[in-house]
Context: one part of a larger RNA
Molecule: large-subunit ribosomal RNA, domain VI
Organism: uncultured Flavobacteriales bacterium
RNA sequence: CGUUUGAAAUUUGAGUGGACCCGUUCCUAGUACGAGAGGACCGGAAUGGACGUACCUCUGGUGUAUCUGUUGUGGCGCCAGCUGCAGUGCAGAGUAGCUAUGUACGGAUGAGAUAAACGCUGAAAGCAUCUAAGCGUGAAACUCACCACAAGAUGAGAUUUCGUUGAGAGCCGUUGAAGACGACAACGUUGAUAGGCCGCAGGUGUAAAGAUGGUGACAUCAAAGCCGAGCGGUACUAAUUGCUCAAGAG
Repeated sequence: CGUUUGAAAUUUGAGUGGACCCGUUCCUAGUACGAGAGGACCGGAAUGGACGUACCUCUGGUGUAUCUGUUGUGGCGCCAGCUGCAGUGCAGAGUAGCUAUGUACGGAUGAGAUAAACGCUGAAAGCAUCUAAGCGUGAAACUCACCACAAGAUGAGAUUUCGUUGAGAGCCGUUGAAGACGACAACGUUGAUAGGCCGCAGGUGUAAAGAUGGUGACAUCAAAGCCGAGCGGUACUAAUUGCUCAAGAG
């Protein structure tokens, strides 16, 4: 821009893409078969490999905005206590998020028409013959079925509701399960959208100051103190007021 009034929502599915894999063990059954050696079809159960999708409860990784220990040196006048720099100074852990080597799930089943093949009936050809007429069985291949997209499917579909008594959309702001920017999604006081605060979970590992004990290092009071992203609550702060566009042509 189109879909010949403007919107919002819910949809149909022409069509397109994806997937389709392969073992092992056990039972049936040491049965059928076979002199024996050996050893099934059919059917049922369990469990793997590779591949794929989703996710982070578990196992781990990362986690330079979390905690702790510590070296050298500088600063805060000094001690103490903090703090800058040294690859995050180095080291030990680690929340959320993101992740695989982790977890869960998947390739199931059925139908149709068939290939090779196997048949029934059956003549030409008094027999025979699956084929000539006719009728069946039959594969990971084909068409569906499964998953996803899908009306620019210009053949532009359908349904419901609303609309100049303005439907609806945008601007603006607070944001994130979204994100390069647009877009998408949540919210805007009739409010939990983000921050703050409170509580909890979780991480680190017991802060400073003081008291007590010890000659002292140190220990105890004390699972303390501190803490990013997590969960919940709470209008304290910021989402104010408002403005713009918007439907009868070809």